The prediction has a mean pLDDT of 82.
The RNA shown here (small-subunit ribosomal RNA) has 1526 nucleotides and comes from a Bacteroidota bacterium.
[in-house]
RNA sequence: AACUUACAAAGAAGAGUUUGAUCCUGGCUCAGGAUGAACGCUAGCGGCAGGCUUAAUACAUGCAAGUCGAAGGGUAACAUGGUAGCAAUACUGAUGACGACUGGCGCACGGGUGCGUAACACGUGUGCAACCUACCUUUAACUGGAGCAUAGCCCCUCGAAAGAGGGAUUAAUACUCCAUAACAUAACGAAAAGGCAUCUUUUUGUUAUUAAACCUCCGGGGGUUAAAGAUGGGCACGCGUUGCAUUAGCUAGUUGGUGAGGUAAUGGCUCACCAAGGCUACGAUGCAUAGGGGUUCUGAGAGGAUAUACCCCCACACUGGUACUGAGACACGGACCAGACUCCUACGGGAGGCAGCAGUAGGGAAUAUUGGACAAUGGUGGCAACACUGAUCCAGCCAUGCCGCGUGCAGGAUGACGGCCCUAUGGGUUGUAAACUGCUUUUGUACGGGAAAAAACCCUUGUUCGUGAACAAGGCUGAUGGUACCGUAAGAAUAAGGAUCGGCUAACUCCGUGCCAGCAGCCGCGGUAAUACGGAGGAUCCAAGCGUUAUCCGGAUUUAUUGGGUUUAAAGGGUGCGUAGGCGGAUUGAUAAGUCAGUGGUGAAAGCCUACAGCUUAACUGUAGAAUUGCCGUUGAUACUGUUAGUCUUGAGUAUAUUUGAAGUGGGCGGAAUGUGCAGUGUAGCGGUGAAAUGCUUAGAUAUUGCACAGAACACCAAUUGCGAAGGCAGCUCACUAAACUAUAACUGACGCUGAGGCACGAAAGUAUGGGGAUCAAACAGGAUUAGAUACCCUGGUAGUCCAUACAGUAAACGUUGAUUACUCGAUGUGUGCGAUACACUGUACGCGUCUAAGCGAAAGCAAUAAGUAAUCCACCUGGGGAGUACGCUCGCAAGAGUGAAACUCAAAGGAAUUGACGGGGGCCCGCACAAGCGGAGGAGCAUGUGGUUUAAUUCGAUGAUACGCGAGGAACCUUACCUGGGCUUGAAAGUUAGUGACCGGCUCUGAAAGGAGCUUUUCAGCAAUGACACGAAACUAGGUGCUGCAUGGCUGUCGUCAGCUCGUGCCGUGAGGUGUUGGGUUAAGUCCCGCAACGAGCGCAACCCCUAUCAUUAGUUGCCAGCGAGUAAUGUCGGGGACUCUAAUGAAACUGCCCGCGCAAGCGGUGAGGAAGGUGGGGAUGACGUCAAGUCAGCACGGCCCUUACGUCCAGGGCUACACACGUGCUACAAUGGCAAGUACAAUGGGUUGCUACAUGGUAACAUGAUGCUAAUCUCUAAAACUUGUCUCAGUUCGGAUUGAGGUCUGCAACUCGACCUCAUGAAGCUGGAUUCGCUAGUAAUCGUAUAUCAGCAAUGAUACGGUGAAUACGUUCCCGGGCCUUGUACACACCGCCCGUCAAACAAUGGAAGCUGAGGGUACCUAAAGUCGAUAACCGAAAGGAGUCGCCUAGGGUAAAAUCGGUAACUGGUGUUAAGUCGUAACAAGGUAGCCGUACCGGAAGGUGCGGCUGGAAUACCUCCUUU
Repeated sequence: AACUUACAAAGAAGAGUUUGAUCCUGGCUCAGGAUGAACGCUAGCGGCAGGCUUAAUACAUGCAAGUCGAAGGGUAACAUGGUAGCAAUACUGAUGACGACUGGCGCACGGGUGCGUAACACGUGUGCAACCUACCUUUAACUGGAGCAUAGCCCCUCGAAAGAGGGAUUAAUACUCCAUAACAUAACGAAAAGGCAUCUUUUUGUUAUUAAACCUCCGGGGGUUAAAGAUGGGCACGCGUUGCAUUAGCUAGUUGGUGAGGUAAUGGCUCACCAAGGCUACGAUGCAUAGGGGUUCUGAGAGGAUAUACCCCCACACUGGUACUGAGACACGGACCAGACUCCUACGGGAGGCAGCAGUAGGGAAUAUUGGACAAUGGUGGCAACACUGAUCCAGCCAUGCCGCGUGCAGGAUGACGGCCCUAUGGGUUGUAAACUGCUUUUGUACGGGAAAAAACCCUUGUUCGUGAACAAGGCUGAUGGUACCGUAAGAAUAAGGAUCGGCUAACUCCGUGCCAGCAGCCGCGGUAAUACGGAGGAUCCAAGCGUUAUCCGGAUUUAUUGGGUUUAAAGGGUGCGUAGGCGGAUUGAUAAGUCAGUGGUGAAAGCCUACAGCUUAACUGUAGAAUUGCCGUUGAUACUGUUAGUCUUGAGUAUAUUUGAAGUGGGCGGAAUGUGCAGUGUAGCGGUGAAAUGCUUAGAUAUUGCACAGAACACCAAUUGCGAAGGCAGCUCACUAAACUAUAACUGACGCUGAGGCACGAAAGUAUGGGGAUCAAACAGGAUUAGAUACCCUGGUAGUCCAUACAGUAAACGUUGAUUACUCGAUGUGUGCGAUACACUGUACGCGUCUAAGCGAAAGCAAUAAGUAAUCCACCUGGGGAGUACGCUCGCAAGAGUGAAACUCAAAGGAAUUGACGGGGGCCCGCACAAGCGGAGGAGCAUGUGGUUUAAUUCGAUGAUACGCGAGGAACCUUACCUGGGCUUGAAAGUUAGUGACCGGCUCUGAAAGGAGCUUUUCAGCAAUGACACGAAACUAGGUGCUGCAUGGCUGUCGUCAGCUCGUGCCGUGAGGUGUUGGGUUAAGUCCCGCAACGAGCGCAACCCCUAUCAUUAGUUGCCAGCGAGUAAUGUCGGGGACUCUAAUGAAACUGCCCGCGCAAGCGGUGAGGAAGGUGGGGAUGACGUCAAGUCAGCACGGCCCUUACGUCCAGGGCUACACACGUGCUACAAUGGCAAGUACAAUGGGUUGCUACAUGGUAACAUGAUGCUAAUCUCUAAAACUUGUCUCAGUUCGGAUUGAGGUCUGCAACUCGACCUCAUGAAGCUGGAUUCGCUAGUAAUCGUAUAUCAGCAAUGAUACGGUGAAUACGUUCCCGGGCCUUGUACACACCGCCCGUCAAACAAUGGAAGCUGAGGGUACCUAAAGUCGAUAACCGAAAGGAGUCGCCUAGGGUAAAAUCGGUAACUGGUGUUAAGUCGUAACAAGGUAGCCGUACCGGAAGGUGCGGCUGGAAUACCUCCUUU
């Protein structure tokens, strides 16, 4: 600002948590306020309030109700006076006064508590024509006389006491009697008036009955009767007033009447008699709980909760009962009785009642002083003074709450010290904070002053009337309290804590800890870098408090009147008929119950709100107003609703006439199929399955033909078709019954809708009885499958399936959508009618479908057959689990059905949709993925790596693909990280600095060496300072292949060289998200084209880069040599040349460009042309977003942690090379496509001066010696297979070469552990390799050799490169593996290595059943019965009235009995929940591997399986139908 509102006033906030993310539903939790609170930490002051919520438990002690001498007799104590006495003392009621006693009034108020009570108890409003009221006020009248006692006092007795008894004597405002008396009471009359039925009132007459008390100062006070008022009560009624229906029937004085009794009074209040009523689904009765209200808290309100303090009412007074007295009680501080408990006792008996104020014990988380005063207010008594008053006023204790004040203010930067943190010479923060300077003094301290609350009563005086009253003046009175308040003085002096800091929610860092200790309101933190635990620093919020706990309201529209829902989230009853109830068409009149308006009464006060006022302010208090939304009366209004009297036809029904259908019930008939029996033909199998077997069959099956019988079901037609309320209904036909629609608008005239209870119907399975029994088929049996298979499959097979009768009463009984009525764009199909017709077409009504607009919806979707817009009625829901369970009740033959909880437990459970991932879902496509081929591995020996084992050590890492000839591209020492032993400690290395002047080198001893001890030699540059070099105390630095790859950087592997991954803007969707990126084609490709709410873009693909294939140009040395020349035994050897090869730089060339065919295009096809090359020519480099917490802290770097005379470092030796075994990767072979021997050719890459080495010589050889060239297109290292010839002739061989022996060579300080090579000898296994498995699509596989890195040498058969020779095959995409795109299902999202179900075993928790044990409250029946009222009553007392006693009725209590209800406990037992890494399986989620689920029945360790019927909340596929668009 807007909205509600005439104006004004006032007024409504959300968040966290289900998911990968989203929207919704839905619960849980938080932020606010409040409290009679409690607990923890802390604490300066004051004001105002509050203070046993538990044990209505028990109470020591004191006090809480007395007073009156002006009612009385009197005198125990005190005082005064008097008398006696020396005095002590005694006497004296004479006086003030007064104990006890008689009498009066009070004690029924005030104060406490909340047990009981669900009720006329309370609240509110009425009524009493059915009543009472002491004291007080007003009015009227009266107050005369007489009498008997008794307490006290005195005496005596009993008793421990409490107390009791007896005698004598005495008074009164005590008691009794007489008189008088009516406007009193009662009875009988008469008249009038009024009202509300009984009646009431007034006037009047007669009769009867009933009163008193005295005191006095003589004024009066008191008393009696009557009337009226005031006050206080009693009774009755309307309305309101907790939960449970798992409490449905209750009632015998019960309901009413007549009469009587009783009461102040009505009344079954009580009794007698009569009648049979009364209450109840609008909740009786029962059970449980509870004082009610004003108020208080909260809330926007409506509401919800509440009942402490204050006020009103009620109830109670140890528990139960009872009456007495009295105006008033069935009586808190009275009585009697019974009971429980406590106390006293001399054991015989007695006493007591704090739920008054204090206080004690106990209980408890928890709640105060055994205080002061009657000064005020109020009460009782009194004439008064006055007395009493734990009411009250005050004080004390307690932060229990509300309110107020203070703990200082200003200046002050070098931003001090200290603390904490950091990127650490420094910075940040604590922080103007402190110190320091100036100022102030509330509070506190000291001293001084010092209230208001007080005015009356009373006393004195005065005035007016007159011994008194009224008024005026003066005097008296303060517990609180020397308090509040005021003044003065000094002095910052005396005064701050608590909680929190992950989000919600304001506030962040370090250290410690290491799923421990702990935190937590919810979500959740903690497993070595914790803003979440504990501590510290800092910060935030409140503040004399702060937090926690408990409870209430709010948020919560989460019980929804305001203000919710029910297709799928929880929720529509299985369906109909119908009772009560609720609701109801048009119109007219009447009425005025509802409704609306005015007005009167009431709605106590306090409180809330507003205004003003008083305490310095506030809290608090006062005054006034408003409000009190309600109830009652009264006067009006009459639209609507109701009631009542009429009318109407459109709702509803009826009638007439058609029509329609698997509507129902009963009967009759029919054919096909199946099975069985009989007979014929016929011969060896049949049957069944994924494959089999069980089974049947030579006693003749199956097959086929004929005949017969039986029972059940009705193919085709047949369809989102039709009918029915639903369940459901299908051959044909007959009979009976019901319904709907249409047409006509003839009849009735609102007769209607819905429908709690109730009644009826109600698939399948199931039950009972009797039939029937063909098929199929739970159970069962057998065969398979399987780890098992109580299943899926197969062969059999019983209940059942069928009929009749009776029960049962449930289903995914579903459209998961209650019934009825009205309204609301369109399109289209179909069933049955009617109308109009030419058959097309079209209008209309009722049905059955599909699509769609608006609208609705969380969305999916619904959409005239609504889930839209409205109305009426019914049913149902309120988080998940426990659980549709337990208990109880009803029904049932049973199975079971209906109704239907709680404890406990969780923070979710759920719906729809989205993106992924996955599927033993689908479609399309690709890849040496399969297939087609070639060659291998797996068998042998050896090499190498790994596991395992061993060891002092066998260092460490890598572990499916993506570890295993990997890090390592080269372990004898070194490397080396491991082990053993010997050494060093600023250290093996590097830097800085004081100092020294050498160091290096040589030598001796010791030692395994490192090292140690010693001897010797000895500086340089510069003028110098000083520097170089070396040693070196001490210090600052070191060092670590120690840990963490799950703290990291960097690098790498893999999916994968797969074609994907995203963004901007726009659009769609509430949103997550989608679209683009999907679709139709095409491609190696998200490559391109076309289409399209998309248009563009980026990272990837491709291309650009390198090598290679062709050519050109340029350049020719170290390369080349065609032609020319020279030379040699021979060689480009030389001159020369650039032609060629080659080298290495620059270019060209290939683009589906051209042609043909197909296609819209992209593009595809072609033995096409051309071309060196043809459709990315071949190869390489190049690796998107991301995945695997993949690998690496041992390449390197780096955070944190750890070691520091060792986890650092030096040295020697050993180990990494071990060896029963297992695996991976290779090499060599097994031979004739071969071996051996001899001969003859042809490469490329690359390397070389500590090197490669020609050549020569020696040696069988490895190699050695000599020697030359080359820092390299120059010199050098260099082929083998191949080819030719010969031999071997199928053998463990002339194959194969392991192993072993001997002798050597080389490298190197050093070849023992532990090197390579050579020669001779030896001559193992092995004759082509099981299951299985690997590579490869062309210069590829296969095969042949060569080079290089590392390197002294080499375990290299490895790795990386190079060239030589040089194949076969691909039909194709069904299958295996991997991948891409689209789609579908999902209960998965750590994403199928997912999720998840049930039994069993273990622990814990709550709970059901249960023989029994035990308790509580209540009822019933019977017995007994105190006190006491009432009634009766001859004996005793009394003259009498009457009393005592006795008897009777009732009754508290007690006892007995049988049952019911509700608890507690319990041997044993049932399921449930939670937990943890248990066991068995794998039921569900994907077609979950047998679709799932519902009901029912049977079976099984368990999930579960099977039968029957049903549902889609089933996937896939095909077909049919319908719809939309063209």
Rfam family: Bacterial small subunit ribosomal RNA. Its family is annotated with ribosome and structural constituent of ribosome in the Gene Ontology. The sequence was found in a public genome assembly. The organism belongs to Bacteroidota, within Bacteria.